[in-house]
Context: one part of a larger RNA
């Protein structure tokens, strides 16, 4: 170099911009690097291949002939790739007119509830659990009725609904912002596709300073169970949880499926736009785009399933595996206040 593979077997980097490489629509001319052909030259000997001889045969050896090269050098060919120079519009991108949404960020405001605080009513319990207890409660709880304080989360609406590139996003206003969809086909004229390394974003838990602190709560007390109970169950409770700023960079970060293009039966449901038909009119219907479910045809696949949202047919590009344990380890380097992340072996052993 080559070979198979990556949903569940060993593998898709958590996700995204993007440099650099690789690849790259249609069509006209040019060149002729690359390709393709032809001649010349050169390609030492051994080797190999064939024909031939030598030792009794073979191995091994001697004569010849041929094949062999990302080679030079000329000549040509122009189909493909390149590469220059024109043309196109279908790919991308921009107008322009709609759309729909928990998509990002900031500020404000609002109602339930749950503690607690204040004041009333009122009296012997209340809490909890299989059953108790520990706690709470005559210094007057629990139950109620008002008034306050605070913190955190938004019930129905709520949907295999919906937006984002993934982490994720749900109370209502507003302010700033980002993609997306459809309809005209008006403008540019291949401007893409990917994506090493770089760089950002990245759920929880944790970390650093500073606040907040209602519930709920790792660690810790207590009270039960139990042989034990360093646990399941109950009382109680500190970090945390939330807030601003920086760090951390991981997950069963999952569809356990990497981007992108094209192509290859349908039948239903359901959300977003259009045209159409219909009506006063919302509906229903018929087409056609996007998204997002479910059944299912070829096909594929060990199987299980996947099946226009492919795991089918196909190309281009990255990424990753190569027997189980040693091992999401040592070491080494990079990162990181620190936990610790990251790349990553061996002995040795099945």
């Nucleotide at each position: 170099c080559u070979g198979g593979g990556c949903g569940u077997a060993a593998a898709g980097c958590g996700c995204g911009u993007g440099c650099a490489g690789g690849c790259g629509g249609c069509u006209g001319g040019g060149u002729a690097g690359g390709u393709u052909g032809g001649a010349c030259g050169u390609g030492a000997a051994a080797g190999c291949u064939c024909c031939u001889g030598g030792c009794u045969c073979a191995a091994c050896u001697g004569g010849g002939a041929g094949a062999g090269g990302u080679c030079g050098u000329u000549c040509a060919a122009a189909a493909c790739c390149g590469c220059c120079c024109g043309g196109c519009u279908u790919g991308a991108g921009g107008g322009u007119g709609g759309a729909a949404g928990a998509g990002g960020g900031g500020a404000g405001c609002g109602g339930a509830a749950u503690u607690c605080c204040c004041g009333g009513u009122g009296u012997a319990g209340u809490g909890g659990u299989g059953g108790a207890a520990u706690g709470c409660g005559u210094a007057g709880a629990g139950a109620u009725c008002g008034g306050g304080a605070g913190g955190a989360a938004c019930a129905c609406c709520u949907g295999u609904g919906g937006c984002g590139a993934a982490a994720g996003c749900g109370g209502c206003u507003c302010c700033c912002u980002g993609g997306u969809c459809c309809g005209c086909g008006c403008c540019u004229g291949a401007c893409g596709c990917u994506a090493a390394g770089c760089c950002g974003c990245g759920a929880a838990a944790g970390c650093g300073u500073g606040g907040g602190g209602a519930g709920c709560g790792a660690a810790c007390g207590g009270g039960a169970u139990u042989a034990g109970a360093u646990a399941c169950c109950c009382c109680g409770g500190u970090a945390g949880u939330c807030c601003a700023c920086g760090c951390u960079g991981u997950a069963a970060a999952c569809g356990a499926u990497g981007g992108a293009u094209g192509c290859u039966a349908g039948g239903u449901g359901u959300g977003g736009g259009u045209g159409g038909u219909a009506u006063u009119g919302a509906c229903c219907c018929c087409a056609u785009c996007c998204g997002u479910g479910c059944c299912g045809u070829a096909g594929c696949u060990a199987a299980c399933g996947c099946g226009u949202u492919a795991a089918g047919c196909a190309u281009c590009c990255c990424g990753c595996c190569u027997g189980g344990g040693g091992a999401c380890u040592a070491c080494g380097g990079c990162c990181g206040c620190a936990a610790g992340g990251u790349u990553a072996a061996a002995a040795c052993u099945c």
Predicted 3D model of a 350-nucleotide part of an RNA (small-subunit ribosomal RNA, central domain) from an uncultured bacterium. Its Rfam family is "Bacterial small subunit ribosomal RNA". Its family is annotated with ribosome and structural constituent of ribosome in the Gene Ontology.